A computed fold for a 382-nucleotide RNA from a Desulfobacteraceae bacterium, annotated as Bacterial RNase P class A. Rfam family: Bacterial RNase P class A. By type it is a ribozyme. NCBI's taxonomy places the organism under Bacteria, Thermodesulfobacteriota, Desulfobacteria, Desulfobacterales, Desulfobacteraceae. It was read from a public genome assembly, where an Rfam model found it.

Parts: sequence; C1' cells; structure tokens
RNA sequence: GAAGGGGAACAGAUGAUCGCUGGGUUGCUUCUGGCAACCGGGAGGAAAGUCCGAACACCAUAGGGCAGGGUGCUCCAUAACGUGGAGUCGCGGUAACGCGAAGGCAAGUGCAACAGAGAGUAGACCGCCACGCACCGUUACGGUGCGGGGUAAGGGUGAAAGGGUGCGGUAAGAGCGCACCAGUUCUUCGGGUGAUCGAGGAAGCUAGGUAAACCCCACCCGGUGCAAGACCAAAUAGGGAAGUGUUUGAGGGCUGCCCGCCCGAGCUUCCGGGUAGGUCGCGCGAGGUGUCGGGCAACUGGCACCCUAGAUGAAUGAUCGUCGCCUCGCCUUCGGGUAACCGAGACGAGGAACAAAAUUCGGCUUACGGUCCCCUUUAACC
Repeated sequence: GAAGGGGAACAGAUGAUCGCUGGGUUGCUUCUGGCAACCGGGAGGAAAGUCCGAACACCAUAGGGCAGGGUGCUCCAUAACGUGGAGUCGCGGUAACGCGAAGGCAAGUGCAACAGAGAGUAGACCGCCACGCACCGUUACGGUGCGGGGUAAGGGUGAAAGGGUGCGGUAAGAGCGCACCAGUUCUUCGGGUGAUCGAGGAAGCUAGGUAAACCCCACCCGGUGCAAGACCAAAUAGGGAAGUGUUUGAGGGCUGCCCGCCCGAGCUUCCGGGUAGGUCGCGCGAGGUGUCGGGCAACUGGCACCCUAGAUGAAUGAUCGUCGCCUCGCCUUCGGGUAACCGAGACGAGGAACAAAAUUCGGCUUACGGUCCCCUUUAACC
C1' cells in the first nucleotide's frame, strides 16, 4: 500500500444586526390585560419506528377457573424488559471477529414433493449364498431358466437409508464376535457458583430429521392510556316520542369468557336543540457533571457541584463576516524519496450527511457525513 474486523466521541465555533418564544427583576399603564428595559434559557444522537419495559393517571371492592400472550443454556446487573455484561456450547470465517428462536422427539399427533424395495415398531429393485427341478457343456465342475429359502456386507434412488473403520467368522453375510472411534444409559474422580470441560470404568445398548410444526415442561403477565386524568367557567329546550324495568333487579363494573362478588332506579332507540372555552397535568428526575472507591464488565456506593426547551395550528429563526473541518485543483515553497509519489504550507474553487420535541424515562431497530483509536490477513521495500 490493499482487503477486512471492532470501538469511541463529534454532529461546527465565534462576533454583529434584525426577529420569535418561556422564565426572573424593575418600571409604566387604558390594570383579570398590555408595554418597555435588563438578565438567564430555548431541537437529536437518533427527536424517527411505535417494537419492548416502566413511572404516572383512571378503572369503587374481594376471590377462583379457563382462554390468551411472553420468555426459554448459565451466572450477574437493572425500577423493569423480549434489554445489557461476562461466560458455556453450536454454526460461519485463514483470522481479527460475527450470529444463535440455545428446555423436551423414548408423552402424543403430524410433516418431508418426486425418486426409491423401503422414510421410522420404516426394506429386497440389482445383487450374494445354498437347495430343488429342467436344459446345455463337461476331468474337476461350470453356465442358463424357473421355484421357494437365507442375507442386507456390495450397487442403485434420494436432502436424508438400519452407527463408522478394520480383523475374524459364515453357505453367503450381519455387532454375529473382537479392537479402536462416535452416540446412548449407568457410574467414579478432578476444575468451575453454574452452564459445562477434562480423565476413567461398565453395558454390543445403537432408539434418523423437524418443535420460528401442533404439542409438553418451567417461569412470568390485570386493563386502558396525556386524545390518561383533575378542576373552573359558559350555553341550551331539566325538549318530544316509543319500548322496557324498579328488589320476581333492567342496566352497569371487576380484561376476553365462566363462576362469584358489588353498585343500582333508571336504561335503550329515534327526532330535535346547545357547547367544543380556559387552567392544571407540563418537567427536580429510577436527573446531569466531576472525583474517589468496589467490580473483568454491565453496573454500583460515597463526596462535591449544577438545573440544562415547554409550544398548543404549534416558538427555538434569517443575513453578513472571521476561524475550523472535508473534497478538488494549483505552486517559482519546504521535508522525505532514484523516481513514481507521500507529508506540510500558501493560493483558488466548492461542500458539509440522516434529519425536527409535544407526558417522561430505560432499551432495541432503522437512516446517516466526515474524524480518530485498536486489531487480523496479505504484497513490496528497508
């Protein structure tokens, strides 16, 4: 130089002029209102997605069952989570690293086209072996056809085929036996909190794949959501009709259903009329910064300091200048170098991604500009 992997912070700064908006102080005023001056503040790291979790608010009050949903290796962290950290195992990659929906298939039920003999209490197509019958040749014996029998080592089909390799054995074979290996079950010792890892022993025991298939097992889960909710004010027609109910309980609530419990005199439908305003909720927090300690880390304890948007048709902006950053060009500059070229500097031109709060917070996912740091593999040169 090239290719790749992991991570971090930033998301321009500053001055002037004008403008918008929330708060504080002071003054004025036509005083529930408004005006002026000064001071301090005013869009993200994702504000996006609305995928998870919670705070908070309301659902008056018990309880039980079913359904439904979520998670799924171990330990730890957290307010909690489906999140994060550290690890174990598996898969991918030469590696740095990345990904994992990672409990159970001997509880049951399914699925796997086609091909194939047979796809799971799953097999005989081609073969191999011996026997019987017939024919041909014939020294031994061999060949062909048919029949029933044995076999699953060889071949074929398939994504996947009755553990693998080797030796023995057999009529021919086969875990039939044996050695080694793999798996399964039982068991001993050692490391580790644990998931698991390592070293042995026994049993020839050999039971395919799939659960992001239904299902089983373990653990967890009230609902609705700031358009939640609370308060104030105002207006109208305390209108009309029909049905039904008043303790023989209509209707309503407790999630979706059931049981059960509770409230309850009104409820349902149609016609017609009025209102849509204001205040709070609204930002002091599971908060931030720094530092010391604990911890591999996530995170956490102490101490000190700080207050950092609050709009409501929706404020947070516009213009100019300087500096900074990036890209390209250029130079009669400097350094390295044989050179190509690289770096610095001056000058000129241009550029700056993704993108905007609306209750808040912890995460995840997605989009994206340039900069910096570390690591892996590799070419050339010294």